[in-house]
């Protein structure tokens, strides 16, 4: 874009058009072919006139008789029912199309010539009779014709060479007194018109998994038949025809013009309309006729419906409606013959379901409408919000106008002037014919078109989308549901994808959806595709057929190319006109369409003939190299066996073993023999051969190949469909052979197994001969020829040249590599050996699975090859390259990563945190590193968020409103409290006198409140990888492009530090450094700190003066930067050493975490979208719980003991904390501690005695003088309160524990170990946390391994990225499908049987009007019936191919 279209919402008029695609299934009922009295005998019915009767005054009425006249039932006769209509079964054909041809026919029509004399015998119909339910029929009898038959005649007729011979007819009307005149009709003939029949060239769908077919088959000859050629038929002769240019056979199909799409070739298709065909329930036949084997004719079969009196009979809507079925689906049992044709007729007519016309259907096209203007308060309403507002939206209302179409009412063409009649002309004429005039005068559609008039915005708008293609975007709802979907995909709670709504967007009396064709699809490629790796070169040659071919010359005109002529029906398409308001739609002309036909011309090119050439091809002739093939003989070294020597306990083997061999003498050696295969070095991207493939040496027979020379050949060539012939390897078959080596086997290891890898054995088999097999990753995954198209560097084999003769150089074939220009190429790559540019020929490809399967055929002994489907199911499967991530890949490096140490942790026991278990509740969260002494720097009540119970509802809190009181102390009573009663005290502050500001009750509604859910809606913060060295950008520059460089290479660093290279130059974010402490020292300052010197003073003491020198304590400085000095190193960066310094290469340590990952953690720190609650999931109050306890784990504290315990003496920090506080001294207590108190808001008092350590002195190896759990008793301190459940003292008890399984964990230096102070928290509760000082070490050789990280490389079917992807069986479901003992059915092929209707022959029966003959009787032709033969449909037997469907059990595939 398009439909003969269906279904879904929806529907207002008009105009053209179309409307059973399925069941050529069956059909009720009507109607669809008649006409002609001017052919004819006639007269059933009907009407007139006539006559006679009867009534009746009479008009008239009835009743008879008669074909008189109008007509006419049925019948004889003619034409016509071969047209017109339907329909697409069947048919792959001369069916259709298209252009030709010659052997033919033709009623009506139309020109021309000739004719029509003269007889004859029947039948219908009718009447008699008969038979039958009917249909329908016999028999007798009489009768007409333009039925029928002779005879005459006869041409330009027909037969035949000629002679000759044969063959025709019909009247009828009108007129006339006739004589004729005129029309129709008739006969013979020629010719045309127009219709029909027959050859034939070319074109006309698919399957080769259909490869042979064919006996009237192919020709000839006679005969015979037809309108007419012809195996159309028949005898008879030959032995042809066809057929890889698809014969035959199967499917499927009506052909064309057109249609419909497409820029075009083209491709799909044959509804309407138009030409041809074929058919008329289904099968065979013939009849009649000018035409038929006939849709509404006839006979026969069959099958099926009706009627029957059961004897027999009648039908044939693919005509128009219209019925039932069928279907997704497709119309009225309508008008009319007025037009237009048709058919009979002289005409008038008459008949036409051909036609015209209506009816119904939005089924298509095409045109109109459904209002037009103006309204901003941007109304209400919806909707949506950011709460302002925004859109719907000038929309609507309102205001002004207008009336198309439609309602009512009125007028009014066109399609129609046929025909009858009068008159004039033409005539002898009033017939007929015809022209003119005048009158008359046929409309189905039709209440036509169209015009005018009334009223009134009145009666008139939907469908379908709005994720991306693709134009349209927001709420609500639902929550992988429910549901969308063309393809991509949407939906798991914030859904422009589902539903619904608000608004858009497209169309619009229609939208859309299936559902079909073509296009886009260059996606079957002729135009116009490709085959190294995506699909796709045949395993290789040689050749047949076909294709295609060098160079020049003539002829020729098939191809080719031009012109002309003729066709190419008409409709459609185009152009240009015109007519309906317009368009559709209809019409005038024109142009356009073929591989077409005939004819004239051209000869370039290709073809054909003829004659030549030599550059292709071959061929002589002399040389050259080679694992090239085929016999045949021969060589050695090695393996194995055998004998026989020497010798002894092992040998093999293997990661390690074992199985196996060996005392019956092995392995190991030496010497000997046999056999069998293979042939080391040489040997090489060396050589040969088409390919497979070929490797000792000698002879022998033999293809090919390459070099040069040439005075032969003259296109012989090239490719190659079929075909033939080679073809590793396994294998299979006879037969021989066998050392070795080895499928299967058998044992031994290994393994969770281990039907493997490995090991000891071993047997086909490898070998040989003959024969089959036909395949491989048969790969260069590149057919074969030929041609041209830059170089360079090897290397085999030939010739040439040149000189300096050599292991030189250069030239030029014929292989063979390697690298690169241009080209090509998706890239990867290819590149004279092309995947370049081009010609020829073959071969093969069209997703991707099923399938290289089945099924069928060939090949084969078998295995098996070959050739080669569909169903069905995916939305991909492939290719190349990029970036990552991953590797039991690879190099380089790092780090308490290993490894060296040194001290834990699992084991007790306690403490603490968690899981799990209980529980009314044990509140929640953290869950592998990176959760578990986490939140929580501290749960008795508070905290608290859980539980029970008792209580409040505008609340404990904020804002806003009325009212009312000042706030606020304070007492008693109830209660477990919260609460509630009942009193007491108490009247404030501002003022412009209204009233206000705070705070209390108390009321109403907005609202408060929630530690309720969602960290997977989210900010903030946090954590990890990781203090790891990386993460990028910008402009250049390569790529077609993802992308690359850069950042990658050499060094080098703690580092993507730096240096050097460098198509990159720069640049940021990280590193580093700037920040803090701390390690030296300088200046400055000197109080609560210090105290050298000086001076006082004390039992003593920086106590006092004074001092600043010194610690020290804050503030500003200095200092370190590989600067210097050697050496390495690339003259760099940078390492290494040293010097000098308080510190030396980053001085130690904090702080500071790129780009990003984990949907990593927190909604219970806050915030904060969404959801849910609202006398409860909020609030309050008391109690109880978070503290449970068979058990796991997690970090920890105490120890297990002599490096110790214990007593008792001593010494020396730093850092911090104090007023609801630290709390000195002193008193009391054994002690926690109490009492009483001084002094400090503190370099000043105080906490506070540091401990380890040092001395002294005991324990002496013990479950202890070790370890201190648990329990008993008594207490002390905090708080309202220590019962559940604080800490801490005494006295008393005195557990497990004797250094801890597998695992595992910190630590590299002032660190580990150890050893004590403080401090947040807090009333109390510290084995934890975070800080502080004190003693203070081992060890590190090293990067193989583990774990993590970094950079380059590699592979890669992975990108949720290896916790990745993926293969097979098995198990179930479902789907299609193959084989299956068979079964139905369909359809065909030979064979036979059997033969209705009918035609043709033949015929002794039987019947017989015309014509001959005969006086007749008969005869004689000739005919019909009956038999018969031939043919032949339906049937029927037997036997076979092919399809189709179905089957129990079966193989396999595919989806989940």
């Nucleotide at each position: 874009a398009u439909u003969g279209a269906a279904c879904g919402c929806u529907g207002g008029c008009g105009g053209c058009a179309u409307g059973c695609u399925u069941a050529a299934c069956a059909c009720a009922u009507g109607c669809a072919a008649g006409u002609c009295g001017a052919a004819c005998g006639g007269c059933a019915g009907c009407a007139c006139a006539a006559u006679u009767c009867g009534g009746g005054u009479a008009a008239c009425c009835g009743a008879a008789u008669g074909g008189g006249u109008g007509g006419c039932g049925a019948g004889u006769g003619g034409c016509g029912g071969a047209c017109g209509g339907g329909u697409g079964a069947g048919u792959a054909a001369c069916g259709c199309g298209u252009g030709g041809g010659g052997a033919u026919c033709u009623a009506c029509c139309u020109a021309u010539c000739a004719g029509a004399g003269g007889g004859g015998g029947a039948u219908a119909g009718c009447u008699c009779g008969g038979g039958g339910a009917a249909a329908c029929u016999c028999g007798a009898g009489g009768u007409a014709a333009u039925a029928c038959c002779g005879c005459a005649u006869a041409u330009u007729c027909u037969u035949g060479a000629g002679a000759a011979a044969g063959g025709a007819a019909a009247g009828g009307g009108c007129u006339g007194c006739a004589a004729g005149g005129c029309c129709c009709g008739u006969u013979g003939a020629u010719a045309g018109a127009u219709g029909a029949a027959c050859c034939u060239g070319c074109g006309u769908c698919u399957g080769a998994u259909u490869a042979g077919c064919u006996a009237g088959u192919u020709g000839g000859u006679g005969g015979g038949g037809u309108a007419a050629a012809g195996g159309c038929c028949u005898a008879c002769c030959a032995a042809g025809g066809c057929g890889a240019c698809g014969a035959u056979c199967g499917g499927u199909a009506g052909c064309u013009g057109g249609u419909c799409u497409a820029a075009g070739c083209g491709g799909a298709u044959g509804a309407c309309c138009a030409g041809c065909c074929a058919c008329a329930c289904u099968g065979g036949g013939a009849c009649u006729g000018a035409g038929a084997c006939a849709c509404g004719g006839c006979c026969c079969a069959g099958a099926c419906u009706c009627c029957u009196a059961c004897g027999g009979g009648a039908g044939g809507c693919a005509g128009c409606a219209g019925u039932g079925g069928g279907g997704a689906a497709u119309a009225u049992u309508g008008g009319a013959c007025a037009a237009u044709g048709g058919g009979g007729g002289a005409a008038a007519c008459c008949c036409u379901g051909a036609u015209c016309c209506a009816g119904c259907a939005a089924u298509g096209c095409c045109g109109c409408g459904u209002g037009u203007g103006u309204g901003a308060a941007g109304a209400a309403g919806g909707c949506c919000u950011g709460c302002g507002g925004g859109u719907u939206g000038u929309a609507a209302a309102g205001c002004a106008c207008u009336u198309u179409c439609g309602u009512c009412g009125g007028g009014g063409a066109g399609g129609a002037g046929a025909g009858g009649u009068a008159c004039a002309g033409u005539u002898g004429a009033g017939a007929g014919a015809u022209u003119g005039u005048g009158c008359u005068g046929a409309g189905a559609c039709g209440u036509u078109a169209c015009c005018c008039g009334a009223a009134g915005a009145a009666g008139a708008a939907g469908c379908a989308c709005c994720g991306g293609c693709u134009a349209a975007c927001u709420c609500u709802g639902u929550g992988c549901c429910a549901g969308c979907a063309g393809c991509c995909g949407c939906g798991g709670u914030a859904a422009u994808a589902c539903a619904g709504a608000g608004g858009g967007u497209g169309c619009g009396a229609g939208c859309g959806u299936u559902a079909a064709u073509c296009g886009g699809a260059a996606u079957u490629a002729c135009u116009g595709g490709g085959c190294g790796u995506a699909a796709a070169g045949g395993g290789u040659g040689c050749g047949u057929a076909g294709g295609c071919g060098g160079a020049a010359u003539u002829a020729u005109g098939a191809g080719u190319u031009g012109g002309u002529u003729g066709u190419g029906a008409a409709a459609u398409c185009c152009c240009c006109g015109g007519g309906c308001u317009u368009a559709a739609c209809c019409u005038g002309g024109g142009a356009a369409g073929g591989u077409c036909a005939a004819u004239c011309a051209a000869u370039a090119c290709c073809g054909u003939a003829a004659a030549u050439c030599u550059a292709g091809a071959g061929g002589a002739c002399a040389g050259a190299a080679g694992a090239g093939g085929g016999g045949a003989g021969u060589g050695g070294a090695a393996u194995u066996u055998c004998c026989g020597g020497u010798g002894u306990a092992g040998c093999g083997g293997u990661g390690a073993a074992a199985u196996g061999c060996g005392u019956a003498g092995a392995u190991a050696u030496c010497g000997g023999a046999a056999g069998g295969a293979a042939c080391a070095c040489c040997a090489g991207u060396g050589g040969c051969g088409a390919a497979g493939g070929c490797g000792g040496c000698u002879c022998u027979c033999u293809g090919g190949u390459c070099u040069g020379u040439u005075a032969c050949u003259g296109a012989c060539g090239c490719u190659g469909a079929g075909g033939c012939a080679c073809g590793a390897a396994a294998g299979c078959g006879u037969g021989g052979g066998g050392a070795g080596c080895a499928a299967a086997c058998a044992g031994g290891a290994u393994u969770a197994g281990a039907u493997a890898c490995c090991c000891u054995g071993g047997u086909a088999g490898u070998c040989c001969a003959c024969g089959c097999u036909g395949u491989a990753a048969a790969c260069g995954a590149u057919g074969a020829a030929a041609a041209c198209u830059a170089g360079c560097c090897g290397u085999u084999u030939g010739g040439g040249g040149u000189u300096u003769u050599a292991a030189a150089u250069u030239c030029u074939g014929a292989g063979u590599g390697g690298c690169g220009c241009a080209g090509c190429a998706a890239a990867c790559g290819c590149g004279a050996u092309a995947a370049g540019u081009u010609u020829u020929c073959c071969g093969c490809c069209u997703g991707g699975g099923g399938a290289g399967u089945a099924c069928g055929g060939c090949c084969g002994c078998a295995a098996g090859g070959u050739u080669a489907a569909a169903a069905c199911u995916c939305a991909a499967a492939g290719g190349a390259a990029u970036u990552g991530a991953c590797g039991g890949g690879g190099g380089c490096c790092c780090g308490c990563a290993c490894a060296a140490g040194c001290g834990g942790u699992g084991g007790a026991g306690c403490a603490u945190g968690u899981g799990g278990u209980u529980u009314a509740a044990u509140u929640c969260g953290a869950u592998g590193c990176a959760a578990c002494g986490c939140g929580a720097a501290g749960a008795a009540c508070c905290u608290u968020a859980c539980c029970u119970a008792c209580c409040c509802u505008u609340g404990a809190c904020a804002u806003c409103c009325u009212c009312g009181g000042a706030a606020u102390c304070u007492g008693c009573c109830a209660g477990a409290g919260a609460u509630g009663g009942c009193g007491g005290a108490g009247u404030g502050c501002c003022u412009a006198c209204g009233g206000g500001a705070a705070c209390c009750g108390a009321g109403a509604g907005a609202c408060a409140g929630g530690u309720g859910c969602u960290g997977c809606a989210u900010g903030g913060c946090u954590g990890u990888c990781g203090u790891c060295a990386g993460c990028u950008c910008g402009u250049g520059u390569c790529g077609u492009g993802a992308g690359a460089u850069g950042u990658u290479g050499g060094g080098u660093u703690a580092a993507g530090u730096c240096c050097c290279u460098u198509a990159a130059c720069g640049a940021g974010c990280g590193c580093a450094a700037c920040c803090c402490u701390u390690g030296u020292u300088u200046c400055u300052a000197g109080u609560u700190g210090c105290c050298a010197g000086c001076a006082c003073g004390u039992a003593a003491u920086g106590g006092u003066g004074g001092g600043g020198a010194c610690u020290c304590u804050a503030g500003a400085g200095a200092g370190a930067c590989u600067g210097c000095c050697g050496g390495u190193g690339u003259u760099a960066a940078a390492c290494c050493g040293g010097a000098g310094g308080a510190a030396g290469g980053c001085g130690g340590g904090g702080a500071c975490g790129a780009c990003g990952u984990c949907a990593a953690g927190u909604c219970a720190u806050c915030a904060u979208g969404g959801c849910c609650u609202u006398u409860a999931u909020g609030g309050g109050u008391a109690g109880g719980g978070c503290u449970a306890c068979a058990c796991a784990c997690g970090u920890g504290c105490u120890a297990c003991a002599a490096u110790g315990g214990u007593a008792c003496g001593u010494a020396c920090a730093g850092a911090g904390g104090g007023u609801u506080g630290c709390g000195a001294g002193c008193c009391g207590g054994u002690g926690a501690c109490g009492g009483u108190a001084a002094g400090c808001g503190a370099a000043a008092c105080c906490c506070a005695g540091a401990a380890a350590g040092c001395g002294u002195a005991u324990c002496u190896u013990a479950g202890u003088c070790c370890g201190g759990a648990u329990u008993g008793g008594a207490g002390u301190c905090u708080g309202c309160a220590a019962c559940u459940c604080g800490a801490c003292u005494c006295c008393a008890u005195g557990a497990a524990g004797u250094c801890g399984g597998a695992a595992u964990c910190g630590c590299u230096a002032g660190u580990a170990a150890u050893c004590g102070c403080a401090a947040a928290u807090c009333a109390g509760c510290a084995u934890g946390u975070u800080g502080c000082g004190g003693u203070g070490a081992a060890u590190a050789c090293g990067u193989u391994c583990u774990c993590g990280g970094g950079c380059c490389u590699u592979g890669u079917a992975c990108a949720c990225a290896c916790c990745g992807c993926c293969c097979g069986u098995c198990a179930c479901a479902c789907c299609a499908u193959g084989g299956g003992a068979g079964u139905g059915g369909g359809u065909u092929g030979c064979a036979c049987c059997a033969g209705a209707a009918g035609u043709a022959g033949g015929u002794a029966g039987u019947u017989u009007a015309a014509c001959c003959u005969g006086a007749a009787a008969g005869g004689g032709g000739g005919a019909a019936c009956g038999c018969u033969u031939a043919c032949c449909a339906c049937g029927g037997u037997g036997u076979g191919g092919u399809u189709c469907a179905u089957g129990a059990c079966u193989g396999g595939g595919g989806u989940g």
Molecule: small-subunit ribosomal RNA
Organism: uncultured bacterium